[in-house]
SAM riboswitch aptamer (S box leader) from an uncultured Bacteroidota bacterium, 112 nucleotides, folded computationally. The coordinates come from a structure-prediction model, not an experiment, and the mean pLDDT is 81.

RNA sequence: CACUUAUCCAGAAAGACGGAGGGAUUAGGCCCUAUGAUGUCUUGGCAACCCAACUUGGUGGGUGCUAAUUCCUAUCUUGAAGUUCUCACUGAAUUUUGGGAAAAGAUAAGGU
Numbered sequence: 001c002a003c004u005u006a007u008c009c010a011g012a013a014a015g016a017c018g019g020a021g022g023g024a025u026u027a028g029g030c031c032c033u034a035u036g037a038u039g040u041c042u043u044g045g046c047a048a049c050c051c052a053a054c055u056u057g058g059u060g061g062g063u064g065c066u067a068a069u070u071c072c073u074a075u076c077u078u079g080a081a082g083u084u085c086u087c088a089c090u091g092a093a094u095u096u097u098g099g100g101a102a103a104a105g106a107u108a109a110g111g112u
Base pairs, nucleotide, nucleotide: 001111003110004109005108006107007106008105013043014042015041016040017039021032022031023030026074027073028072029071044066045065046064049062050061051060052059070104075101076100077099078098079097080096081095082094083093084092085091
C1' cells in the first nucleotide's frame, strides 16, 4: 500500500501533558467540547483476529479497541403511511419511515 478473506446494533476509564475545535473524507443532520474535548503518554480495562502453552480456562505474547450502530443519512432495491395531480382507480410526482444489499471506511490475518 494495490489485492484477498473475515468482522463491524455487544463490551471496556482514570491520571498526566496540552489548549481549540472535534466526531475519516464532501454535504446535511445530530452530538462532544474551556466542568478542557480531539490528540499524545502512562496505568487500568474490554475483546478474542493471529501465535504459543496447557489444566480447555481468555493463561502468556503480537495487534486492536475503550462517547453515541462505522453517530445517522447520501447509491440501489423493497415494504408501510401521508400529500398532490390525473381521477377511468390505475398511473405519476413528492414527503416520512422500516428492512435488505452495495460503496466508502476501520481492524485483523494473509499478500505485494